[in-house]
Context: one part of a larger RNA
Molecule: small-subunit ribosomal RNA, 3' major domain
Organism: uncultured bacterium
């Protein structure tokens, strides 16, 4: 100089209290351990692993296993040597692959030779998802917590200290006032994206008050409104009032779409953890080189006495089921999105419009309303599970894909200890889109829909900041 304290003082945070919804018990999805196995590739491992890597394992992926085969090798470069060479079609084979057939003779050129493709040969070498993250890179964390430093001068013999300390005030080392200080970096803020008013241009594919039309903004019109997207404008404690030390700044008000960093986001200092990754790349060493490489075929990662983590569905009446009935937004879409008809109970199915999309098309949101019903029951709750038919998509759905019909109708009747999110359009509930993807989403990233409750304090539980 730190740390650390069941030492002191102050501050802070969904930390705890309040409030409101879960998980922990059931049934399934999914991820981990543990077992099992020929194999169930490897790695992550308190917070910070475990619906993480993986934005999707039927084959590919695919490291793993079993079995079949290849050695200059699937790929790259350099030298000899010849000119073709690619692609087709038969047969054998689980296939890679063998084999047999037909087929072709490349471009430039000073004619000396290049150049581009495959072959063969030789040897420097190729390959490795092999090992090591205690080497790099990029990453999680404390942490979006307020810190973490320099140079000059002045102290101190020196490690150092001071500045970064006290007072007040802040979300803040943000500001103010005092002091051997005066100043300076990174960090905070501010700038950036979006959202919430609004002025202006603009006026098609968007939109319709007015004037005509039409089943229908459909069609002349017409940019007035909405809406799109470009440039503006606005919010700065600017004004008042009171407190404060005549400061910083804090209450109150006014006007305002918004009021005090408006509301989310992006943006993560100096560090720590030898923290994670050599399997995302890229790299030293080390090791393997007829195998630790390189191809295939099957099968494995989806096993199943269990245990735990994350989620979905319920247990009901603020409900379920029927019947009519209303309103979003973000976004995708040419090997796509696919209307209208038409067939099927249905999942699709079969013709085909129109769109490279403010034009068409996913595209009818659902919760919600309105009538009627069940009437408290393991039921018209609940949907697992299972037995037949089926339909998609792919060379293939057996191990092991999603979906639908019919019929089966499980535990479950609100969950021990102990625990978890959440302060506002947030929790909670409801759908809807995307990305990966041929095909599969209860998971991920986004969107709009309805839409609360509580917060006396900081005395205690966790984490964190100063000062001693």
């Nucleotide at each position: 100089g730190g740390c650390c304290g069941g030492g002191g003082g102050c501050c802070c945070c969904c930390c705890c209290a309040a409030c409101c919804g879960g998980a922990g018990g059931a049934c399934c999805a999914u991820g981990u351990g543990g077992u099992u196995u020929a194999u169930u590739u490897g790695g992550a491992a308190g917070c910070a692993c475990c619906g993480g890597g993986a934005a999707g394992a039927c084959c590919c992926u695919u490291c793993c296993c079993a079995g079949u085969u290849c050695u200059g090798g699937c790929c790259a470069u350099c030298c000899u040597u010849g000119g073709a060479c690619c692609a087709c079609u038969c047969u054998a084979g689980a296939g890679a692959u063998a084999g047999a057939g037909a087929u072709u003779c490349c471009c430039c050129u000073u004619c000396g030779g290049g150049g581009c493709c495959a072959a063969a040969g030789u040897g420097c070498c190729a390959g490795g998802u092999g090992g090591u993250c205690c080497a790099g890179g990029g990453u999680g964390u404390c942490c979006u917590c307020a810190u973490c430093u320099c140079g000059u001068g002045g102290c101190g013999a020196g490690a150092g200290a001071g500045g970064u300390g006290g007072g007040g005030a802040a979300a803040a080392c943000c500001c103010c006032c005092c002091c051997a200080c005066g100043g300076a970096g990174c960090c905070c803020a501010c700038c950036c994206c979006u959202u919430a008013u609004u002025g202006u241009u603009a006026g098609u594919u968007c939109c319709c008050a007015u004037c005509a039309u039409u089943u229908a903004g459909u069609u002349g019109g017409g940019c007035g409104c909405u809406c799109u997207a470009g440039c503006g404008a606005g919010a700065c404690u600017g004004c008042c009032g009171g407190u404060g030390a005549c400061a910083a700044a804090c209450c109150g008000g006014a006007g305002a779409a918004a009021g005090g960093u408006g509301g989310g986001g992006a943006u993560g200092a100096c560090g720590u953890c030898a923290a994670a990754u050599c399997a995302u790349c890229a790299u030293g060493c080390c090791c393997c080189u007829u195998a630790u490489g390189a191809c295939u075929u099957g099968g494995g990662c989806u096993a199943c006495a269990c245990a735990c983590g994350u989620g979905c569905u319920a247990c009901a009446a603020u409900g379920g089921g029927a019947a009519g009935u209303a309103c979003a937004g973000c976004g995708a879409g040419u090997g796509g999105c696919g209307a209208a008809g038409u067939c099927g109970c249905g999942a699709g199915g079969u013709u085909a419009a129109g769109c490279u999309a403010a034009u068409c098309u996913c595209u009818u949101a659902a919760a919600g309303c309105u009538u009627g019903u069940c009437u408290c029951a393991g039921u018209c709750c609940g949907g697992a599970u299972u037995g037949u038919a089926g339909u998609c998509u792919g060379c293939a759905a057996c191990u092991c894909g999603c979906c639908u019909c019919c019929a089966u109708g499980a535990a479950g009747u609100c969950g021990g200890a102990a625990u978890c999110g959440c302060u506002a359009g947030u929790a909670a509930u409801c759908g809807c889109g995307a990305a990966u993807c041929a095909g599969c989403a209860c998971g991920c990233c986004g969107c709009g829909g309805u839409g609360a409750a509580u917060a006396c304090g900081u005395u205690c539980c966790c984490g964190g900041g100063c000062c001693u």